[in-house]
Molecule: Bacterial RNase P class A
Organism: uncultured SAR86 cluster bacterium
RNA sequence: CGAGCUGACCGGGUAAUCGCUGUCAAAAAGAUAGAGGAAAGUCCGGGCUCCAUAGAGAAUGAUGCCAGAUAACGUCUGGGUGCUGCGAAGUAACGGAUAGUGCAACAGAAAAUAAACCGCCUUCUAAUAAAAGGUAAGGGUGAAAAGGUGUGGUAAGAGCGCACCAGGCUUUUGGUAACAAAAGUUGUUGGCAAACCCCAUCAGGAGCAAAACCAAAUAGAGGCCUGCAAAUGUUUCUCGCAUUAGGUCAGGGUAGGUUGCUAGAGGUUUAUGGCAACAUAAAUCCCAGAUGAAUGAUUACCAAUUACAGAACCCGGCUUAUAGGUCAGCUCACAUA
Numbered sequence: 001c002g003a004g005c006u007g008a009c010c011g012g013g014u015a016a017u018c019g020c021u022g023u024c025a026a027a028a029a030g031a032u033a034g035a036g037g038a039a040a041g042u043c044c045g046g047g048c049u050c051c052a053u054a055g056a057g058a059a060u061g062a063u064g065c066c067a068g069a070u071a072a073c074g075u076c077u078g079g080g081u082g083c084u085g086c087g088a089a090g091u092a093a094c095g096g097a098u099a100g101u102g103c104a105a106c107a108g109a110a111a112a113u114a115a116a117c118c119g120c121c122u123u124c125u126a127a128u129a130a131a132a133g134g135u136a137a138g139g140g141u142g143a144a145a146a147g148g149u150g151u152g153g154u155a156a157g158a159g160c161g162c163a164c165c166a167g168g169c170u171u172u173u174g175g176u177a178a179c180a181a182a183a184g185u186u187g188u189u190g191g192c193a194a195a196c197c198c199c200a201u202c203a204g205g206a207g208c209a210a211a212a213c214c215a216a217a218u219a220g221a222g223g224c225c226u227g228c229a230a231a232u233g234u235u236u237c238u239c240g241c242a243u244u245a246g247g248u249c250a251g252g253g254u255a256g257g258u259u260g261c262u263a264g265a266g267g268u269u270u271a272u273g274g275c276a277a278c279a280u281a282a283a284u285c286c287c288a289g290a291u292g293a294a295u296g297a298u299u300a301c302c303a304a305u306u307a308c309a310g311a312a313c314c315c316g317g318c319u320u321a322u323a324g325g326u327c328a329g330c331u332c333a334c335a336u337a
Stems, first nucleotide, its partner, number of pairs: 002332009012302007020034005036308001040319002043317005048207004060203005065079005080094001081092004095198002100196002102192002117139002119135005147165006166188001167186008211259004222249005230244005266285008
């Protein structure tokens, strides 16, 4: 100097004027606070509220290498293994295929207890054809073909023998563990579980339109009192009973209002422990709370018109969108000293 990787951060500012919402003060004037890193998608987890619930199981769903963090998680941190990259790094539903069932289009001889189309070799034969047999090296098919390379061996071949590499099993060593390494031994039967399934772990349901409180008018239902004349009903009559009238009382629910509502697993700084996620302690701060729902408009200056976007019970994450800009660490290439 160029090309990259990883992590963190900013997200127009200042001033003036006029408004809007909350709080303080309330006579007025005034003082003070007022969207985000994602407030978004509503995809996970938790708090909180109500309902359900003896215990246990089944079913269903989610998760799935190891260790740690956390209130909890499908999140995060660190590590292992596979794959990608020269590298810094990135990435993975990454348990089980010897519990069982099943699947593999087309092509191909054969898609898993079993195979031979071409080829190679042997026999037979006059013969390089045909027939019978051996073989799985080579060719061909396919996404995938029965460990790989070499050498010996053989009629030709073959883990048939051997060496190295890969794998299985056993032991030892290192590591909390995943796992790694070494030694010995074994000639070594593919893939799919994001197919059913098996194993392990976790999960009761609904959600602030949850839920609680206060409480009109009108109508209906109920209690008590007055009235007891009349009418209707009680399949005919009498008695009885019920309903229809007026007054009064308390309650339920609706409209409406209040609470829930923002001091919280809270922020900032410092110290300590930890590789880190994070935890602990001290000091300090209060930082939107609306309910037709505020957070805006205009002007001036700076280099300009700013990107994605807008709280609605609250937190922790994930995912997605984002103009432009800043900082730190690291990698590779080239040049010069």